[in-house]
Predicted 3D model of a 72-nucleotide RNA (transfer RNA) from a Caldifarciminota bacterium. Lineage of the source: Bacteria > Pseudomonadati > Caldifarciminota.
RNA sequence: CCCCUCGUAGCUCAAUGGAUAGAGCACAAGUUUCCGAAACUUGUAAUACAGGUUCGAUUCCUGUCGAGGGGA
Numbered sequence: 001c002c003c004c005u006c007g008u009a010g011c012u013c014a015a016u017g018g019a020u021a022g023a024g025c026a027c028a029a030g031u032u033u034c035c036g037a038a039a040c041u042u043g044u045a046a047u048a049c050a051g052g053u054u055c056g057a058u059u060c061c062u063g064u065c066g067a068g069g070g071g072a
Base pairs, nucleotide, nucleotide: 001071002070003069004068005067006066007065010025011024012023013022018055027043028042029041030040031039048064049063050062051061052060
C1' cells in the first nucleotide's frame, strides 16, 4: 500500500428492510430468611461516528475511526 471480516446493554451474543432492538450473566430494588446464599418478581442500561438510499435502516451504499486476519 491492497483485500477480507467485524463494531449492538458493564460482559458474552441474537435480531432475513417493518410490532416497544431481545436473551443469558452482571448490577439495583422487592418477596422469602434470624442473617446471608439460592430461588422468584420488577427495574436500569446499547445499535462506533457522519452522510446517502427508502414510506420505513441494527440490516443496504459511501466515507471516517477502531479491532482482527490475509497478501505484497
Rfam family: tRNA. The family's RNA type in Rfam is transfer RNA.